[in-house]
RNA sequence: UACUGCUGUGUGCCGAAUGCCGGGCGCGACAAGCCGUCCGGCAGCGGGGGAACCAGUGCGGCGCGGAGGGGCAACCCUCUUCACCGCGGGGGCGAAUUCCGGUGAACCGGAACGCUGAAUCAGCGCAGCGAGCCCGUCAGCUCACCUCGCAGGCGAACGCUGGAGAGUCU
Numbered sequence: 001u002a003c004u005g006c007u008g009u010g011u012g013c014c015g016a017a018u019g020c021c022g023g024g025c026g027c028g029a030c031a032a033g034c035c036g037u038c039c040g041g042c043a044g045c046g047g048g049g050g051a052a053c054c055a056g057u058g059c060g061g062c063g064c065g066g067a068g069g070g071g072c073a074a075c076c077c078u079c080u081u082c083a084c085c086g087c088g089g090g091g092g093c094g095a096a097u098u099c100c101g102g103u104g105a106a107c108c109g110g111a112a113c114g115c116u117g118a119a120u121c122a123g124c125g126c127a128g129c130g131a132g133c134c135c136g137u138c139a140g141c142u143c144a145c146c147u148c149g150c151a152g153g154c155g156a157a158c159g160c161u162g163g164a165g166a167g168u169c170u
Base pairs, nucleotide, nucleotide: 001010002009003008012154013153014152018043019042020041021040022039023038024037025036026035027033044150045149046148047147048146049145054140058087059086060085061084063082065080066079067078068077069076070075089138090135091134092133093132097112098111099110100109101108102107113130114129115128116127117126120163121162122161123160124159125158
């Protein structure tokens, strides 16, 4: 939003959160079932991990090597690939981040940005929010490959303007 007295059904919508197949149980009548629930599979969709190429690779210590220089020599100096050690850590889901000020912190205020306000999209205005959890020193990108998820909701419950779509009737 359409039908409707109610229940409900259809259509549409937000979102990754859907479609199909098989089986168990329930409902039903030991039936049908386009019903409910659980399990499995396939497909699709979403998140994460993960090569090459490309990008990136802080500070300190130590060691082998390389380049250059110095010294009669032992050896020393500078730069540097790599390995190891220490410090600073770093990363994921999610809108939940960054910066400035009051501060030494907790905390408060402001700005930018992101998300939300019953739910078709966009713009503007207004209001609200910016949590929590996890990995464990590891994570750039990323073919193959591996892995996790497929919830919950909407039509009174912000306003204005503009656009798009669906159902029913004729």
The RNA shown here (c-di-AMP riboswitch aptamer (ydaO/yuaA leader)) has 170 nucleotides and comes from a Phycisphaerales bacterium. Model confidence (mean pLDDT): 75 of 100. Lineage of the source: Bacteria > Pseudomonadati > Planctomycetota > Phycisphaerae > Phycisphaerales. It was read from a public genome assembly, where an Rfam model found it.